Bacterial RNase P class A from a Gammaproteobacteria bacterium, 345 nucleotides, folded computationally. The sequence was found by an Rfam model in a public genome assembly.
RNA sequence: GAAGUCGGCCGGGCAGCCGCUGUGACAUCAGUCACGGAGGAAAGUCCGGGCUCCACAGGGCAGGGUGCCAGGUAACGCCUGGGGGGCGCGAGCCUACGGAAAGUGCCGCAGAAAAUAUACCGCCUAAGCGCAUAGCGCCGGUAAGGGUGAAAAGGUGCGGUAAGAGCGCACCGCGCGGCUGGUAACAGCCGUGGCAGGGUAAACCCCACCCGGAGCAAGACCAAAUAGGGGAGCAUUGGCGUGGCCCGCGCUGCUCCCGGGUAGGUCGCUCGAGGUGCACGGCGACGUGCAUCCCAGAUGAAUGGCUGUUCACGACAGAACCCGGCUUACAGGCCGACUUCCAAU
Numbered sequence: 001g002a003a004g005u006c007g008g009c010c011g012g013g014c015a016g017c018c019g020c021u022g023u024g025a026c027a028u029c030a031g032u033c034a035c036g037g038a039g040g041a042a043a044g045u046c047c048g049g050g051c052u053c054c055a056c057a058g059g060g061c062a063g064g065g066u067g068c069c070a071g072g073u074a075a076c077g078c079c080u081g082g083g084g085g086g087c088g089c090g091a092g093c094c095u096a097c098g099g100a101a102a103g104u105g106c107c108g109c110a111g112a113a114a115a116u117a118u119a120c121c122g123c124c125u126a127a128g129c130g131c132a133u134a135g136c137g138c139c140g141g142u143a144a145g146g147g148u149g150a151a152a153a154g155g156u157g158c159g160g161u162a163a164g165a166g167c168g169c170a171c172c173g174c175g176c177g178g179c180u181g182g183u184a185a186c187a188g189c190c191g192u193g194g195c196a197g198g199g200u201a202a203a204c205c206c207c208a209c210c211c212g213g214a215g216c217a218a219g220a221c222c223a224a225a226u227a228g229g230g231g232a233g234c235a236u237u238g239g240c241g242u243g244g245c246c247c248g249c250g251c252u253g254c255u256c257c258c259g260g261g262u263a264g265g266u267c268g269c270u271c272g273a274g275g276u277g278c279a280c281g282g283c284g285a286c287g288u289g290c291a292u293c294c295c296a297g298a299u300g301a302a303u304g305g306c307u308g309u310u311c312a313c314g315a316c317a318g319a320a321c322c323c324g325g326c327u328u329a330c331a332g333g334c335c336g337a338c339u340u341c342c343a344a345u
Base pairs, nucleotide, nucleotide: 001341002340003339004338005337006336007335008334009333010332012310013309014308015307016306017305018304020037021036022035023034024033025032026031039316043327044326046325047324048323049322050321051215052214053213054212063211064210065209066208067207068082069081070080071079072078083097084095085094086093087092098206099205103204104203105200106199107198120146121145122142123141124140128138129137130136131135154172155171156170157169158168159167173195174193175192176191177190178189179188180187181186219267220266221265222264229258230257231256232255233254234253238252239251240250241249242248274293275292276291277290278289279288280287281286311314
C1' cells in the first nucleotide's frame, strides 16, 4: 500500500425569534419565571419476565414449545464459554446438532433393483449335462468392472479364486466392552466382533424438559343528569287491581338514607432486574461493594416552525404500562484488534 475479518461508537453543529407540552415556585384571575421534553432501532409484535384481574387441593390427559454440553439471568427460543460437523490459505463464519437395531408412512425421474434386496451390459465355466467339440449351449456361480441415480448392503490395498466375494489379512470406518483425560458434551488409547443393513423425524411418532387464561381499552377510586333497584318513616280516611263483600295482599303518593353504574375526572404512569464511574471475583456472559446522577410521561394525544451562520450538506425512522432479548430498516463517517498478500528498510 491492497484485499479482508471481528468488535465498538456517532447519526449535522452553533446562535436568535415564535410556538407546543410536563414538573416546580410565585400569583386574585390572566399569567410570569426556572428546569426537563424520542431512538439505536421508539419499528415488527416474534420470544421471555415484571405488574393487574380471573381461575386454581394435588395429579393426569389433550395441546403448544424447546432439543450437543456447562454456565449466566427475574426469565427466555437470548447471551457467554466449550464439544461435534461444514466452509475459508487465514483472521474468522455457519450450524433445529436427541432418537431411524420401538412402530408406521414416504422416496419424483432415471434405473435390474430405492430395501423381505436384486442382476441391464458384463465377468466365469472349476464341478454336472448335451452337441455339429481350439468351441457352443444348458444347469449354474458372481457383483470386481460399466451403466442409472442425490443415494445401490462399508472404503483402500494385498492375498485368494474358474471368476468373484470380509472369503482371509493390514489400515481406515462401524458396533460392543474397558481404560485414561475432561464437571459434561466429547476426545484419545486398548481389546473384541467380519459387520449391524439406504435416506427421511422443520413426516407421524418416541424420549427428556418447560408452559393456567387474558391483558394498561389490565385494573382501582371519586362520581352528575336521566331511568330503574333496596331500606326506614309518614300518609293509608285516597286511587287502581284481586274479590260477591270485609279483612288481607300487590301496585301507586311524600320525605330521608343506601348501593350498583353511564358521561366526566383521578390513580395505575414512570425511581427502574435504572444510568455513569471506580474497585474486587470470573477466560467470559455476569455478579458483588462503594460513590454519584434523575433521564419524556401525553390522552385528540406535546417534542415543531422560521431566520442567520458553518461543515463532510444530513439515512432509517417517531414514545403511549415497563423491562430483557431477537429480527428487520439505515446517507455518511470515526475508532480499536486481527488476518492474507505486495513493496521498502